[in-house]
Context: one part of a larger RNA
Molecule: small-subunit ribosomal RNA, 5' domain
Organism: uncultured bacterium
RNA sequence: GAUGAACGCUAGCGGCAGGCUUAAUACAUGCAAGUCGUGGGGCAGCAUGUCCCGCAGCAAUGCGGGAUGAUGGCGACCGGCAAACGGGUGCGGAACACGUACACAACCUUCCUUUUAGUGGAGAAUAGCCCAGGGAAACUUGGAUUAAUACUCCGUAACAUAUAGAAGUGGCAUCACUUUUAUAUUAUAGCAGCAAUGCGCUAGAAGAUGGGUGUGCGGCUGAUUAGAUAGUUGGCGGGGUAACGGCCCACCAAGUCGACGAUCAGUAACUGGUGUGAGAGCACGACCAGUCACACGGGCACUGAGACACGGGCCCGACUCCUACGGGAGGCAGCAGUAAGGAAUAUUGGUCAAUGGACGCAAGUCUGAACCAGCCAUGCCGCGUGGAGGAUGAAGGUCCUCUGGAUUGUAAACUUCUUUUAUCUGGGAAGAAAUCCACUUUUUCUAAGGUGGUUGACGGUACCAGAUGAAUAAGCACCGGCUAACUCCGUGCCAGCAGCCGCGGUAAUACGGAGGGUGCAAGCGUUAUCC
Numbered sequence: 001g002a003u004g005a006a007c008g009c010u011a012g013c014g015g016c017a018g019g020c021u022u023a024a025u026a027c028a029u030g031c032a033a034g035u036c037g038u039g040g041g042g043c044a045g046c047a048u049g050u051c052c053c054g055c056a057g058c059a060a061u062g063c064g065g066g067a068u069g070a071u072g073g074c075g076a077c078c079g080g081c082a083a084a085c086g087g088g089u090g091c092g093g094a095a096c097a098c099g100u101a102c103a104c105a106a107c108c109u110u111c112c113u114u115u116u117a118g119u120g121g122a123g124a125a126u127a128g129c130c131c132a133g134g135g136a137a138a139c140u141u142g143g144a145u146u147a148a149u150a151c152u153c154c155g156u157a158a159c160a161u162a163u164a165g166a167a168g169u170g171g172c173a174u175c176a177c178u179u180u181u182a183u184a185u186u187a188u189a190g191c192a193g194c195a196a197u198g199c200g201c202u203a204g205a206a207g208a209u210g211g212g213u214g215u216g217c218g219g220c221u222g223a224u225u226a227g228a229u230a231g232u233u234g235g236c237g238g239g240g241u242a243a244c245g246g247c248c249c250a251c252c253a254a255g256u257c258g259a260c261g262a263u264c265a266g267u268a269a270c271u272g273g274u275g276u277g278a279g280a281g282c283a284c285g286a287c288c289a290g291u292c293a294c295a296c297g298g299g300c301a302c303u304g305a306g307a308c309a310c311g312g313g314c315c316c317g318a319c320u321c322c323u324a325c326g327g328g329a330g331g332c333a334g335c336a337g338u339a340a341g342g343a344a345u346a347u348u349g350g351u352c353a354a355u356g357g358a359c360g361c362a363a364g365u366c367u368g369a370a371c372c373a374g375c376c377a378u379g380c381c382g383c384g385u386g387g388a389g390g391a392u393g394a395a396g397g398u399c400c401u402c403u404g405g406a407u408u409g410u411a412a413a414c415u416u417c418u419u420u421u422a423u424c425u426g427g428g429a430a431g432a433a434a435u436c437c438a439c440u441u442u443u444u445c446u447a448a449g450g451u452g453g454u455u456g457a458c459g460g461u462a463c464c465a466g467a468u469g470a471a472u473a474a475g476c477a478c479c480g481g482c483u484a485a486c487u488c489c490g491u492g493c494c495a496g497c498a499g500c501c502g503c504g505g506u507a508a509u510a511c512g513g514a515g516g517g518u519g520c521a522a523g524c525g526u527u528a529u530c531c
Base pairs, nucleotide, nucleotide: 001530002529003528005527006526007525008524009523012383013382014381015380016379017378018376019375020341025339026338027337029336030335031334034081035080036079039078040077042074043073046072047071048070049068050067051066052065053064054063055062056061088294089293090292098218099217100216101215102214103213104212107211108210112207113206114205115204116203117202118201119200120154121153122152123151130143131142132141133140134139160185161184162183163182164181165180166179167178168177169176170175190199191198192197220266221265222264227257228256229255232254233253234252235251237249238248239247269291270290271289272288273284274283275282276281296317297316298315299314300313319330320329321328322327347373349372350371351370355369356367357366358365359364386417387416388415389414396408397407398406399405400404422468423467424466425465426464427463431458434455436453437452438451439450440449441448442447475520476519477518478517479516480501481500482499486515487514488513489512490511496503497502
C1' cells in the first nucleotide's frame, strides 16, 4: 500500500459498487419453462347467440330452468417448437482441461439468410371422450369408438447417396475436385383468408452461426517417488462414430515412455485480469467477461440438430418423508428462506416498464434472466456538523519559581451573517427509441414513413422552488526511541505495558488517572493475509 474481511469503541447524509472465503452439509414453504386453438379431436369451466318452458310486466324487456360446440375462447388430451439457453457452484481434474497459434483432403449444425425443385395417391391405429374394473395412495387394467402438421405404405424425383466405368485438373502421402455414362436407393402436410395471398411442409446447393476433433508451444510442488507399461506400442482386418483413432474386437509382431524427470504422491478449476512494486518480479484468480467441470454419491442409455440432460428417464447406494404394511414419493451448487457450521456474509420484497430469451401470423402468455426496491459504514468517492467579528484574555480546570503568573483560548459568552444539510409545504421528470391501436402516404414484394392515441415496477423517487431556525450531526487511536505529540498525581519489579529495543524495585514524559498536545476523521484502532 491492499482486502469479498472480522473484532472493539463510535456514528449525520448521499452516490456508486460489494455482500457464506467455513459444511459440493441437510433442507419446511412459495416461486424459478413454458407456449401455440392460424396443427387436431373435442367441450370440463367462463362468456355470447339461437330454440323451448316458466315467472314478473299492458308491452319493450328482465329473471330462472332446459337444449344446442353454433360463436368467443379453452381445463385436460394428441401434436409442434422450446425445455441442451438463461441461472448456480468449483466437487473433480496436472489433462489438449485452459491460454495461444495452426490444421481437418477425417466432421456435424435445429432455427435464420440466399437459391433450385417439389408439395400426387392410399391406409391402419391411438390418446382424449364413453363403459367396466383394480388400488390406501402413487397410479393402473380391459373393452368400444375417433382426429391430426402424429404414424405407415405406394407413385414420382436429382445438382442427393451408393456401385461400376471414361476424360481432365490439382495436390500434401492416404487422395481431392470438375465433366460425363450406366444401374440402384431415397420425399412431402396442411392451416388461415371471400380472394389476392400469407404462414408452413419435403428434397437439395451455398452462407452464417454454434459445436466436434488433432497438433506445436506455455503456466504448481516433491527424487526422503527411478524405473513405468499387456490394449500396453505398432500393424492387418473388421465393428462403432457426425468424424480420425486400440475408441472397441479377432489375429500378428514386441514394442512404447523415462534424469530435457517417466511413474507415483501432494495441491489446484484455467484465462482475460487483480494486488504490490520504479521495474524485473512475487502473490492471488471475490465481483465482471470467456472456457471447462459438476447437479444427493455412482453407473447407464433414451429422445433430439444438439444432452448421456440441475428443476427428464432407468438401475444400485446413502438419507428423508407418506402408508390401509401390500407399496410409494423426493433431491435449493436457481431466487428468497430455515437449521447447522463459523470470527463472519442480506428480503420467504416489486415489476415484466426497459433490455434479452421461449412460443405464437399476431394480440399476447411465460420469464426469481433482467431491471428495481429492502438490509449492512463492507469498500471507494462526495457533503455536512457552521461563517465573520469578539479580550473583562471572564468563570472553571490544569501547572508553576504561588499577594502573582502560564495554559486551555477567539475558545466560550455576546453581536451579526448564511441555510448545504434537517423539518415542513408546493411542483415534478428523463428512462417510451419503439411496440400496440386508429387513420393515412409511398412501394413490384418484403417493407418504410406521417398524424393522433395507449403502455413506467422504480416513484410522487431524482430534481426544482419556498418557509423555519445555528437550528439535527464527532469520534477514535496515540504522545520513551523508531514516530508527529509533555506535565502533574497515584502505584512502588506490585498492579500493569510491550510491534522491536525495552519500561515498573519511592520524584515513571513507557503502568493507571487527569490536564495539555499530536494524527486521522464518520470513522478510528486491533487482528488475519499478500506485496